[in-house]
RNA sequence: GGUUAGCUCAGUCGGAAGAGCGCUCGGCUUUUAACCGUGUGGUCGUGGGUUCGAUCCCCACA
Numbered sequence: 001g002g003u004u005a006g007c008u009c010a011g012u013c014g015g016a017a018g019a020g021c022g023c024u025c026g027g028c029u030u031u032u033a034a035c036c037g038u039g040u041g042g043u044c045g046u047g048g049g050u051u052c053g054a055u056c057c058c059c060a061c062a
Base pairs, nucleotide, nucleotide: 003062006021007020008019009018015052022040023039025037026036027035045061046060047059048058049057
């Protein structure tokens, strides 16, 4: 310094989380792939603390 979706990564110095890839379904195609549309996604490493409210601040641990 890092830990956020199955993977790779964003994220507002507090108002409650997104992208790409993947996967599902459909379209297109003789078929596959590619392409287009749709849907699907999370105890934000763990446990505490502060706060009306924490991914965000503080502490410990892994």
Transfer RNA from Ditylum brightwellii, 62 nucleotides, folded computationally. It matches the Rfam family "tRNA". It is annotated as a transfer RNA. Rfam describes the family as follows. Transfer RNA (tRNA) molecules are approximately 80 nucleotides in length. The prediction has a mean pLDDT of 81.